Notes: This is a predicted structure of a 74-nucleotide RNA (transfer RNA) from a Minisyncoccota bacterium. Taxonomically the source falls in Minisyncoccota (Bacteria, Bacillati). The sequence was found in a public genome assembly.
RNA sequence: GCCAGGGUAGCUCAGUCGGUUAGAGCGUGGCACUCAUAAAGCCGAGGUCAAGGGUUCGAAUCCCUUCCCUGGCA
Numbered sequence: 001g002c003c004a005g006g007g008u009a010g011c012u013c014a015g016u017c018g019g020u021u022a023g024a025g026c027g028u029g030g031c032a033c034u035c036a037u038a039a040a041g042c043c044g045a046g047g048u049c050a051a052g053g054g055u056u057c058g059a060a061u062c063c064c065u066u067c068c069c070u071g072g073c074a
Stems, first nucleotide, its partner, number of pairs: 001073007010026004019057001028044004050066005
């Protein structure tokens, strides 16, 4: 340099052909339970969906450019 895959919560990831509110597990805060602790239970906080632009009534999702990560080829 070329090709492919990926970037979504603190971490690991899902998100179906564009459509109501962006989710799960773990972690974290609180509550309840217990003599106490842990587990299991209940409630919550936490997001510029990598960045910018475009298409569209509407974009995490489609298109373009850029950045970063992984693998392959040279």